[in-house]
Context: one part of a larger RNA
Molecule: small-subunit ribosomal RNA, central domain
Organism: uncultured candidate division Zixibacteria bacterium
RNA sequence: CUGGGCGUAAAGGGUGCGCAGGCGGAAAAGCAGGUCAGAUGUGAAAACUCAGGGCUCAACCCUGAGCCUGCAUCUGAAACCAUUUUUCUUGAGUAUCAGAGAGGAAAGCGGAACUCCAGGUGUAGCGGUGAAAUGCGUAGAUAUCUGGAGGAACACCGGUGGCGAAGGCGGCUUUCUGGCUGAAUACUGACGCUCAUGCACGAAGGCUAGGGUAGCAAACAGGAUUAGAUACCCUGGUAGUCCUAGCAGUAAACGAUGGGUACUAGGUGUUGGGGGAGUCGACCCCCUCAGUGCCGAAGCAAACGCAUUAAGUACCCCGCCUGGGGAGUACGACCGCAAGGUUGAAACUC
Numbered sequence: 001c002u003g004g005g006c007g008u009a010a011a012g013g014g015u016g017c018g019c020a021g022g023c024g025g026a027a028a029a030g031c032a033g034g035u036c037a038g039a040u041g042u043g044a045a046a047a048c049u050c051a052g053g054g055c056u057c058a059a060c061c062c063u064g065a066g067c068c069u070g071c072a073u074c075u076g077a078a079a080c081c082a083u084u085u086u087u088c089u090u091g092a093g094u095a096u097c098a099g100a101g102a103g104g105a106a107a108g109c110g111g112a113a114c115u116c117c118a119g120g121u122g123u124a125g126c127g128g129u130g131a132a133a134u135g136c137g138u139a140g141a142u143a144u145c146u147g148g149a150g151g152a153a154c155a156c157c158g159g160u161g162g163c164g165a166a167g168g169c170g171g172c173u174u175u176c177u178g179g180c181u182g183a184a185u186a187c188u189g190a191c192g193c194u195c196a197u198g199c200a201c202g203a204a205g206g207c208u209a210g211g212g213u214a215g216c217a218a219a220c221a222g223g224a225u226u227a228g229a230u231a232c233c234c235u236g237g238u239a240g241u242c243c244u245a246g247c248a249g250u251a252a253a254c255g256a257u258g259g260g261u262a263c264u265a266g267g268u269g270u271u272g273g274g275g276g277a278g279u280c281g282a283c284c285c286c287c288u289c290a291g292u293g294c295c296g297a298a299g300c301a302a303a304c305g306c307a308u309u310a311a312g313u314a315c316c317c318c319g320c321c322u323g324g325g326g327a328g329u330a331c332g333a334c335c336g337c338a339a340g341g342u343u344g345a346a347a348c349u350c
Base pairs, nucleotide, nucleotide: 004321005320006319007304008303012318014201015200016199017198021194022193023192025088026087027086028085029084030083033081034080035077036076037075038074039073040072041071042070048066049065050064051063052062053061054060091191092188093187094186095185096183097182098181099180103177104176105175106174107173108172109171110154114150115149116148117147118146119145120144121143125136126135162169163168206247207246208245209244210243211242215241216240220236221235222234223233258317259316260315261314262313263312266295267294268293269292270291271290272289273288274287275286276285299306300305323350324349325348332343333342334341335340
């Protein structure tokens, strides 16, 4: 390489958009590049296979045939692939009407809690722990009441509920804005799927500049514990956490499960639509579309388990794996302010 694989054994790219490329619905007609058939030419000899022959046999040698799976030309076939033309509507999309939603961005507003400040009441403790101590407090703390300031987060509702491509998104209102679903028609007429490179987005932490800082809290300090305690526990506490503009580009970025399409028993819950029966109306009941859970048939699977949201049955496209360690290291290259990231070995060893 062929092959076999990728939920948990090695292996799905963090996610999307998308150029090239690969693959691609139905009908008719054409063409003949691929494809298929036949013919001709060529495909050196040797080797190889078969048949016959020569050395007493064999190895070896000779003769003949085959083989040389290929290439070129000519003649033909037209199902399939390509291509051209015409047509179609079921894939895809557009329009109309309805609907749900923590989808995104910006601005404004609200209450609870917390800390601080000022004042009132009030007095000896408070706090903290396994127990303590550090710490705070007679310069009046803790507790309690009133007023004020500030920052961050939004209890209940809240739900294997919803939305988003993923990361993720949760008080309320307004503005701007993306996507999705359903129903019935009309229209376009294959416009589709996937996607190396590329581009964009991308939790937390980190970095740059400027602001902000209530609570929490790496580092740090102190108190304990302990043989020690650079920890776990306690008292403090700075970066950071927050905002604006950039950088960074990684996660157990997980469903450890790439995307698309089609097919393959059911049962039960839930979210958002539509239809029917019934009714004054609602609930309830039946059908159906889209999502989201649980349980299970066939089938699959090493087992666990998966099972119309497949890990079943198939096809298309991409990514990735090939014993453990060395090692996601070294070197080089690219990117980055840096931290580092991406790509990514070998010796050696078991």